[in-house]
RNA sequence: UGCGCUCGUAGCUCAGCAGGAUAGAGCAUCGGUUUCCUAAACCGGAGGUCCCAGGUUCGAAUCCUGGCGGGCGUAU
Repeated sequence: UGCGCUCGUAGCUCAGCAGGAUAGAGCAUCGGUUUCCUAAACCGGAGGUCCCAGGUUCGAAUCCUGGCGGGCGUAU
């Protein structure tokens, strides 16, 4: 460097992927209840161009094409 496989969704770890629900969970974070204070527990909130750009479709996180990045394998 080529080729093949695989992954990319919240700050982190991931689910959702035989097309259709308002995009979700845990942890973290913020606020509140409780407490003399803290921790724990409980309640609530905020946080997303679903890697990027096109395409198909009434409709795409999901399907197709190209690109970018990570991992694995393989060849010279």

Transfer RNA from Anaerohalosphaera lusitana, 76 nucleotides, folded computationally. The RNAcentral record of the sequence draws on ENA. Its mean pLDDT, the model's own confidence on a scale to 100, is 81. Rfam family: tRNA. Gene Ontology term of the family: triplet codon-amino acid adaptor activity.